This is a predicted structure of a 545-nucleotide part of an RNA (small-subunit ribosomal RNA, 5' domain) from a metagenome.
Rfam family: Bacterial small subunit ribosomal RNA. A reference for the family is Cannone et al. (2002), "The comparative RNA web (CRW) site: an online database of comparative sequence and structure information for ribosomal, intron, and other RNAs", BMC Bioinformatics.

Context: one part of a larger RNA
RNA sequence: GAGCGAACGCUGGCGGCGUGCUUAAUACAUGCAAGUCGAACGAGAAAGUUCCCUUCGGGGGAUGAGUAUAGUGGCGCACGGGUGAGUAACACGUGGGUAAUCAACCUUAAAGCGUGGAAUAACCCUGGGAAACCGGGGCUAAUACCGCAUAAUCUAUAUUUUACUACGGUAUUAUAUAGUAAAGGGGGCCUCUUCUUGAAAGCUCUCACUUUGAGAUGAGCCUGCGUACCAUUAGGUUGUUGGUGGGGUAAUGGCCUACCAAGCCGAUGAUGGUUAGCUGGUCUGAGAGGAUGAUCAGUCACACUGGAACUGGAACACGGUCCAGACUCCUACGGGAGGCAGCAGUAGGGAAUAUUGCACAAUGGGGGAAACCCUGAUGCAGCGACGCCGCGUGUAGGAAGAAGGGUUUCGGCUCGUAAACUACUGUCAGGUGGGACGAGGGGAUAUAUAGUUAAUACCUAUAUAUUUUGACGGUACCACCAGAGGAAGCACCGGCUAACUACGUGCCAGCAGCCGCGGUAAUACGUAGGGUGCAAGCGUUGCUC
Repeated sequence: GAGCGAACGCUGGCGGCGUGCUUAAUACAUGCAAGUCGAACGAGAAAGUUCCCUUCGGGGGAUGAGUAUAGUGGCGCACGGGUGAGUAACACGUGGGUAAUCAACCUUAAAGCGUGGAAUAACCCUGGGAAACCGGGGCUAAUACCGCAUAAUCUAUAUUUUACUACGGUAUUAUAUAGUAAAGGGGGCCUCUUCUUGAAAGCUCUCACUUUGAGAUGAGCCUGCGUACCAUUAGGUUGUUGGUGGGGUAAUGGCCUACCAAGCCGAUGAUGGUUAGCUGGUCUGAGAGGAUGAUCAGUCACACUGGAACUGGAACACGGUCCAGACUCCUACGGGAGGCAGCAGUAGGGAAUAUUGCACAAUGGGGGAAACCCUGAUGCAGCGACGCCGCGUGUAGGAAGAAGGGUUUCGGCUCGUAAACUACUGUCAGGUGGGACGAGGGGAUAUAUAGUUAAUACCUAUAUAUUUUGACGGUACCACCAGAGGAAGCACCGGCUAACUACGUGCCAGCAGCCGCGGUAAUACGUAGGGUGCAAGCGUUGCUC
């Protein structure tokens, strides 16, 4: 000098864009943060309104409404969001390998979607319990569950062709045997068949479903190189190192196991210890380098602590389950409930870090055919000079120079064109009125064209017209009104280092980054006047280069 997620002191007008628990991975009151689908399925209220009956207590019907609501089932909950405790490691970065692998949703291609069965929740009856919740009996549905059929370009086994090869195999051709699947929902129509009004077991469209191939994207595993400090850590290792058989996994492998061998790593630093998430980047520097890893992006790890599996394409799962532990809460003392390192917020810690806000309008995500629902992701608003940037606090004229302050050699000098005064301007703030972009779509209705089809239904696509959708926000912006009005401080002035005098003090009180000032004329302390520097900031402290 530059920089900072800064803090502290004094001061403080406005706006834009950013940014804000670096400490206790401490403990958490309260609310919200993951649901959705009735076009998979069975059930199914009430209040209110109204009608009828009535012994005036009430009873029944319609509507509300197939609504609310739970339940079965599907998909999602492994994303998104948080934190950096652990980790010195194939964790990360970079380059490869997978001939050792997997994949729900999506795209595309081919083929299929036949026929049966037994349950169970909800519900009803009933039991236990303070509760959490748990049990018994009975009924019922499905795209829930289970058979059978059909099936190859799939799988397994056997034979076989060709090519490549890391010589282990891999890909591929042909054949045989065996095995393996499925689920329906919604819209429309009468051409064919059957009854013949219109419908169906018929036709058609669409969304699902099953099998297989390919793609896209994602993930697992292996590997070369790189990746902190300590030798005042020198030896470490027994599933250890390798092999064979077996198990396990989507998959290789001591990953696990039985047996066999005795290996394997290490001064090119093993083992141990300390510290630490890693990277793109960021800061600094001419660069080389040094320091760092907030925000943003990629990735890993974690979710009260430790352990475990279940479900699933994927988890050993932040707002799932089980066990153990610590802590907190409820209890009828028998037993139960909980996990903010999600967004706000509270206590505590600390020098120190914000609102228990608005909205799904946009972008994105989940579900759904869609309408739509959910979304503390996100978009916005609030708070903080925490940072960067921009603007303002007026402009011009105005004296041989007012008053006043300071100083003086008493002549003057200085604050100083500064003020007053005159003439203007109108940013920002204030008031009044107008008032956005961000909105593209999607839905509904109508019309037209094309595709599909038996069809002018339906459906799909395209186009046109009408209608509807904004949290921010009556915000930005624009116009007008008034009027210099509401808006300047902080540090320094001995040298380094830009800027000097007076008074007070008298080695005292004090200053100080270094040198050093102060003991009676202090440009170094304190105050004043003046000056210098920066400016809505200025200084100090801390840290980095």
RNAcentral holds the full RNA, with entries from SILVA.